[in-house]
This record gives sequence, structure tokens and C1' cells, in this order.
RNA sequence: GCGGGAUUAGUUUAAUGGUAAAACGUCAGUUUUCCAAACUGAGGUUGGGAGUUCGAUUCUCCCAUCCCGCA
Repeated sequence: GCGGGAUUAGUUUAAUGGUAAAACGUCAGUUUUCCAAACUGAGGUUGGGAGUUCGAUUCUCCCAUCCCGCA
């Protein structure tokens, strides 16, 4: 320099055009003499930008970071 892949909650992963989900974790409550455990609830997320579309995590382009291969 060229090609390919990945980027979603604090962490690990789903969702593939129709308004984002689960587990663990965090917080609050219930229970308990207290702690732990258990149960209930809450908050929190699509790497950044532009485009297409009635609608984009999903499709297209650019950028950033990481990984792999070739030279």
C1' cells in the first nucleotide's frame, strides 16, 4: 500500500428494514435480628457523520479503533 472482518447497556451476546432484547452487574423496595440468598421494580445501549427510505441497528458511502491475510 491492497483486500476482508468486527464495533449494540458497565460486561458477554441477540435482533437483519417496522421503533432494541436477554443474562450477569448497578440502584430501590419486600423478606430477614443482621448479612447472604430469593422475589418485585427501575435506570442505562445501536462507534461518529452523510445519504436512500414513510420508516435504518439492518442498505450505501466516508471517517475512527481493533483483528486477520497479501505485498
Molecule: transfer RNA
Organism: Candidatus Nomurabacteria bacterium RIFCSPHIGHO2_12_FULL_37_29